[in-house]
RNA sequence: UGAGCCGGCCAGGUGGUCGCGGUCAGGCGUGGUCCCGGUAGUUCGGGCCUGCGACCUGGUCGAGGAAGGUCGGGACUCCAAAGGGCUGGGUGCUGGCUAACGGCCAGUCGGGGUGACCCGCAGGAAAGUGCCACAGAAAACAAACCGCCGAAGGCAUCGUCCAGAGGCCGGUGCCGAGGUAAGGGUGAAACGGUGCGGUAAGAGCGCACCAGCGUUCAGGGCAACCUGGGCGGCUCGGUAAACCCCACCCGGAGCAAGGUCAAACGUGGGACGGCUGGCCCGGCCGAUGUCCCCAGGUAGACCGCUUAGAUGGAUGACCACCCAUCCGGCGCCGGAGACGGCCCGGUGGACAGAAUCCCGCCUACAGGCCGGCUCACUCG
Numbered sequence: 001u002g003a004g005c006c007g008g009c010c011a012g013g014u015g016g017u018c019g020c021g022g023u024c025a026g027g028c029g030u031g032g033u034c035c036c037g038g039u040a041g042u043u044c045g046g047g048c049c050u051g052c053g054a055c056c057u058g059g060u061c062g063a064g065g066a067a068g069g070u071c072g073g074g075a076c077u078c079c080a081a082a083g084g085g086c087u088g089g090g091u092g093c094u095g096g097c098u099a100a101c102g103g104c105c106a107g108u109c110g111g112g113g114u115g116a117c118c119c120g121c122a123g124g125a126a127a128g129u130g131c132c133a134c135a136g137a138a139a140a141c142a143a144a145c146c147g148c149c150g151a152a153g154g155c156a157u158c159g160u161c162c163a164g165a166g167g168c169c170g171g172u173g174c175c176g177a178g179g180u181a182a183g184g185g186u187g188a189a190a191c192g193g194u195g196c197g198g199u200a201a202g203a204g205c206g207c208a209c210c211a212g213c214g215u216u217c218a219g220g221g222c223a224a225c226c227u228g229g230g231c232g233g234c235u236c237g238g239u240a241a242a243c244c245c246c247a248c249c250c251g252g253a254g255c256a257a258g259g260u261c262a263a264a265c266g267u268g269g270g271a272c273g274g275c276u277g278g279c280c281c282g283g284c285c286g287a288u289g290u291c292c293c294c295a296g297g298u299a300g301a302c303c304g305c306u307u308a309g310a311u312g313g314a315u316g317a318c319c320a321c322c323c324a325u326c327c328g329g330c331g332c333c334g335g336a337g338a339c340g341g342c343c344c345g346g347u348g349g350a351c352a353g354a355a356u357c358c359c360g361c362c363u364a365c366a367g368g369c370c371g372g373c374u375c376a377c378u379c380g
Base pairs, nucleotide, nucleotide: 001376002375003374004373005372006371007370008369009368010367012322013321014320015319016318017317018316020062021061022060023059024058025057026056027055028053029052030051031050032049034047035046036045037044064351068362069361071360072359073358074357075356076254077253078252079251088250089249090248091247092246093107094106095105096104097103108122109120110119111118112117123245124244128243129242130239131238132237145184146183147180148179149178153175154174155173156172157171158170159169161167162166192210193209194208195207196206197205211235212234213232214231215230216229217228218227219226220225258303259302260301261300267295268294269293270292271290272289273285274284275283276282323349326346327345328344329343331342332341333340334339
């Protein structure tokens, strides 16, 4: 100098003018209790306190890193609920943090990168069942398409021998029950690899080494796991985001939750009324009257609701200067150059806006700043 990795931060600033919402104070308007004055009394006038207001003045406060998606968890509220099980759903390496989580931190293992570092939907396929397209002979207690080998026997041919039709013996080729997973070919995937032995040809069939798996021992680690040794030819495909198995967790609905006050019309109950009856209780009736009392719920209001706190949903607009950005100048300075700095003119700041609150995750985002680290090249 260039190319990258990780973490953190900012998200224009200042001033002016106007505007919006909450809140506080004062004023003004209006209502109420009480007091005082006047009056025969009503009315009227004044004062203290206080409620309301869409009014006036002033002070003060007023969005985000994601306020977003509403994905996970919790607080809070109502309903349900002894306890356990079945069904269903979720989570899934280990340890820790947390109110909790599918979150975070640290580590292990696997994968990627030269590296800083990044990514992982990371239990079990040696418990059982299922599935594995196309291609291929065969897709799982394996399988014979090509190839390789091939007993007995048959056929053809050559040679030797016998005097000979023919036959014995030997060689070669073809057929041949079958053997063979070493080679070819198919496929995402074909039942370890290399070598020696072995065999008719082959094969963990045997052996040595390597790889994996299982098991066992020793050491390290809280653990996941790691390192090393022994033993066993054990060589066992993939798929659990297929069923399933194992371990742990899970009641439902959500602020339109829910709570308080509560009109009109209507409903229900009581009282009063009439009939039955000597009377009471009871029963029945009531143009279901009186509108006296009570009840639940509705409209509505308030609380829930917050030092932003709406519910017709506020948090803004304009102007000036400055800053970042980008564009232009045959501008100036430095430099060999790449390039850097300065000046002038213009441009003009992304994603996006709370709605009960909180902890996370995910997604969107112009441009810029700070810190740590890696790789390559060059110079000293």
The RNA shown here (Bacterial RNase P class A) has 380 nucleotides and comes from an Acidimicrobiales bacterium. The sequence is in RNAcentral, with records from ENA. It matches the Rfam family "Bacterial RNase P class A". Rfam's curators write: Ribonuclease P (RNase P) is a ubiquitous endoribonuclease, found in archaea, bacteria and eukarya as well as chloroplasts and mitochondria. It is recorded under the gene name rnpB. The prediction has a mean pLDDT of 76.